SAM riboswitch aptamer (S box leader) from uncultured Rossellomorea sp., 101 nucleotides, folded computationally.
NCBI's taxonomy places the organism under Bacteria, Bacillota, Bacilli, Bacillaceae, Rossellomorea.
RNA sequence: UCUUAUCAAGAGCAGGCGGAGGGACCAGCCCUAUGAAGCCCGGCAACCGACUUUUUUAAGCACGGUGCUAAUUCUUGCAGCCAAUGAGCUGACAGAUAAGA
Numbered sequence: 001u002c003u004u005a006u007c008a009a010g011a012g013c014a015g016g017c018g019g020a021g022g023g024a025c026c027a028g029c030c031c032u033a034u035g036a037a038g039c040c041c042g043g044c045a046a047c048c049g050a051c052u053u054u055u056u057u058a059a060g061c062a063c064g065g066u067g068c069u070a071a072u073u074c075u076u077g078c079a080g081c082c083a084a085u086g087a088g089c090u091g092a093c094a095g096a097u098a099a100g101a
Stems, first nucleotide, its partner, number of pairs: 001101007012041001015040003021031003025077001027075002042069003047065003051060003073094001078091004082086001
């Protein structure tokens, strides 16, 4: 970089270290010294592997490899729709994660 799948649920307001940023980008709007990022621990989920079942294009488990753990992927960005100007609806784009190339 390409392909496929998923993205409305879930997970510590007394956890430890740490110290000022963070929510991809744009514009918003938010979070944050009542402590950001990051690391450790805990937790959630179940994409891949292992294992179990044998309703098998399945189910279970949570041992291993990832991932995730404010707000719908926080909203928006392009196109369209609506008893409309909105936390509305649909589909792209972009992004994230997994597996493969």